[in-house]
Annotation:
Transfer RNA from an Eggerthellaceae bacterium, 72 nucleotides, folded computationally. Its Rfam family is "tRNA". Rfam describes the family as follows. Transfer RNA (tRNA) molecules are approximately 80 nucleotides in length. The family's RNA type in Rfam is transfer RNA. Model confidence (mean pLDDT): 85 of 100. The sequence was found in a public genome assembly.
């Protein structure tokens, strides 16, 4: 230089056009003489910028950035 793949909560992933969620971490309580396990509930996100279709976009398209694999 081509090609393909990946960016979504602190962290690991999900979610292939109409509710942005699961685990785990941390927070408050409950249990416990007391941890720690369990339990319960709440909180945390401009879904990597940017633009373009669309009534309507994490999701289609284009473009950049940053990682990874391939080939040269």
């Nucleotide at each position: 230089g081509g090609u393909c793949g990946a960016u979504u909560g602190g962290c690991g992933c999900a979610g292939c056009g109409g509710g942005a969620g699961c685990g785990c971490a941390g927070g408050u309580g409950c249990c416990u003489u007391a941890c720690a396990a369990g339990c319960a509930c709440a909180a945390g996100g401009u879904c990597g910028g940017g633009g373009g279709u669309u009534c309507a976009a994490a999701u289609c398209c284009c473009u950049c950035a940053u990682c990874g694999a391939c080939c040269a």